Context: one part of a larger RNA
RNA sequence: CUGGGCGUAAAGCGCCCGCAGGCGGUGCGCCAAGUUCCUACUGACACUCCCGCGCUUAACGCGGGAGGGUGCAGGAAAACUGGCGCACUUGAGGCAGAGAGAGGGACAGGGAAUUCCGGGUGGAGUGGUGAAAUGCGUAGAUAUCCGGAGGAACACCAAAGGCGAAGGCACUGUCCUGGCUCUGACCUGACGCUGAGGGGCGAAAGCUAGGGGAGCGAACGGGAUUAGAUACCCCGGUAGUCCUAGCUGUAAACGAUGACCACUAGACGUUCGGGGUAUCGACCCCCUGAGUGUCGCAGCCAACGCGAUAAGUGGUCCGCCUGGGGAGUACGGUCGCAAGAUUAAAACUC
Numbered sequence: 001c002u003g004g005g006c007g008u009a010a011a012g013c014g015c016c017c018g019c020a021g022g023c024g025g026u027g028c029g030c031c032a033a034g035u036u037c038c039u040a041c042u043g044a045c046a047c048u049c050c051c052g053c054g055c056u057u058a059a060c061g062c063g064g065g066a067g068g069g070u071g072c073a074g075g076a077a078a079a080c081u082g083g084c085g086c087a088c089u090u091g092a093g094g095c096a097g098a099g100a101g102a103g104g105g106a107c108a109g110g111g112a113a114u115u116c117c118g119g120g121u122g123g124a125g126u127g128g129u130g131a132a133a134u135g136c137g138u139a140g141a142u143a144u145c146c147g148g149a150g151g152a153a154c155a156c157c158a159a160a161g162g163c164g165a166a167g168g169c170a171c172u173g174u175c176c177u178g179g180c181u182c183u184g185a186c187c188u189g190a191c192g193c194u195g196a197g198g199g200g201c202g203a204a205a206g207c208u209a210g211g212g213g214a215g216c217g218a219a220c221g222g223g224a225u226u227a228g229a230u231a232c233c234c235c236g237g238u239a240g241u242c243c244u245a246g247c248u249g250u251a252a253a254c255g256a257u258g259a260c261c262a263c264u265a266g267a268c269g270u271u272c273g274g275g276g277u278a279u280c281g282a283c284c285c286c287c288u289g290a291g292u293g294u295c296g297c298a299g300c301c302a303a304c305g306c307g308a309u310a311a312g313u314g315g316u317c318c319g320c321c322u323g324g325g326g327a328g329u330a331c332g333g334u335c336g337c338a339a340g341a342u343u344a345a346a347a348c349u350c
Stems, first nucleotide, its partner, number of pairs: 003322004007304002012318001014201004021194003025088007033081002035077005041071001047067008091191001092188003095184005103177007110154001115149007125136002162169002206247006215241002220236004258317006266295011299306002323350003332343004
């Protein structure tokens, strides 16, 4: 390389959009590039097979014949691929009518709790732990009541629940805004799928500038524990955590499972729709669509397990793997303010 693979053994890009490229629904007609067949030419030697010959045989060698493979030209065919044209509606999109939702952004408002400040009551402890101590407290703490300030997070509802492409999203209201589902089958008429490069989004931590700072809390200080204790426990506490603008671009970014399409037993829950039955009505019951779970037949799997939300059966496109260490490192390139990210070896060694 071929091949075989990618849930857990090495291997699915964190997620999406999308140029090129690859692939692409149904019917009819035309063309004949791909495709198949025929004919002629080409196709060195060696090679392979057959016949014969020469070394004592064979290996080896020699002569003759046949074969395979390549290309060009002419001709034929029209199923499939392709090209052109016409048409279609099931894929895709639109339209109309309904519907659910912590989807996103901005602004405004709310209550509980912690802390701090002021005042009242009160008078010796409090706090903390396995036990203590550091700490706080007669300059009046803790406790309790009233008032005020400020920041951050939103108990119950809450669920195997919902929404989002992923990261992620939860007090309430208003405004702006994205996506999704169902029903109708009115419109367009293949407009589709995937997607190297490219672009965008992207938890936490971290960085720059300016704000903010209640609680928590790396670093740091102290008290304990211990042989020691640069920890676990306790008392403090700075960055940070929060906001605005910008950067970083990573993760066990996980379902460790790429996207899209088709097909292949069922059962039970749950969310949101549509239809029917029933009813005063809701519920119940039946059918059906989209999502989300549990179990399970066939099948698959090394096993565990997966099992219409496939890891089953097939198809299209992309990404990735190829023994362990060295190493996701060095060097170089690109990006970044930096931290670093990304691309990515070799010697050597087992």
Annotation: Small-subunit ribosomal RNA, central domain from an uncultured bacterium, 350 nucleotides, folded computationally. Rfam family: Bacterial small subunit ribosomal RNA. The RNAcentral record of the full RNA draws on ENA and SILVA. Its mean pLDDT, the model's own confidence on a scale to 100, is 88.